[in-house]
The RNA shown here (transfer RNA) has 73 nucleotides and comes from a Longimicrobiales bacterium.
């Protein structure tokens, strides 16, 4: 240097024939408890690495970066 494969909430992690983002854990409130906790119940967080392009519409398609691992050299 050339190939692959990946990046989504604080953390894991789904959503791949393109129709507007699933759970889980934490985190916060309420039950509970003398009192913590486990249980259970209820809220809240994402515009999907970054910046383009296509489209009526993009996490999803394409281009260029940036990370991250891996193969070959």
């Nucleotide at each position: 240097g050339g190939g692959g494969a990946c990046g989504u909430g604080g953390c894991c992690g789904a959503a791949u024939g393109g129709g507007u983002a699933a759970g889980g854990c934490a985190c916060c409130g309420g039950u509970g408890u003398u009192g913590c906790a486990a249980g259970c119940c209820g809220a809240g967080g994402a515009u999907u690495g970054u910046g383009g392009g296509u489209u009526c519409g993009a996490a999803u398609c394409c281009c260029a970066c940036c990370g991250u691992c891996u193969c070959c050299a």

It matches the Rfam family "tRNA". The family's RNA type in Rfam is transfer RNA. The organism belongs to Longimicrobiales, within Bacteria.